[in-house]
């Protein structure tokens, strides 16, 4: 590194290094950032998935990964909704609101 299946609107700090950007790519915007970010080391804390335990649609534990700003940070890509709103001649446009897909991120099991 690659495949499948799951799952994401909820949880959860602080110290020390380090010096500038980050928030996964594209593009757009909002956002955190020298009152120190991403990253890395420690310790702590949540309980997604696996593991274990019970009174087994639940709930304990916290052993393995992970996680510990903002819904995956929004949106972008398809249907569909005027018994949704504006402009309207309109099957177009913008906006609004549900569902699906993509894509990335965990887990678990295979190669």
């Nucleotide at each position: 590194u690659g495949c499948u299946u799951a799952u994401g609107g909820a949880g959860a700090a602080a110290g020390a290094c380090g010096g500038a950007g980050g928030g996964a790519u594209u593009a757009g915007a909002c956002c955190c950032u020298g009152c120190g970010a991403u990253g890395u080391c420690u310790u702590a804390g949540c309980a997604a998935c696996c593991u274990g335990u019970g009174c087994u649609u639940c709930a304990c534990a916290a052993g393995g990964u992970g996680c510990u700003a903002c819904a995956u940070u929004c949106u972008a890509c398809c249907c569909g909704g005027c018994c949704g709103g504006c402009u309207a001649a309109a099957c177009a446009g913008c906006c609004c609101c549900u569902g699906g897909a993509a894509a990335g991120a965990u887990a678990a099991g295979c190669g």
SAM riboswitch aptamer (S box leader) from Mucilaginibacter flavus, 111 nucleotides, folded computationally. The coordinates come from a structure-prediction model, not an experiment, and the mean pLDDT is 82. It was read from a public genome assembly, where an Rfam model found it.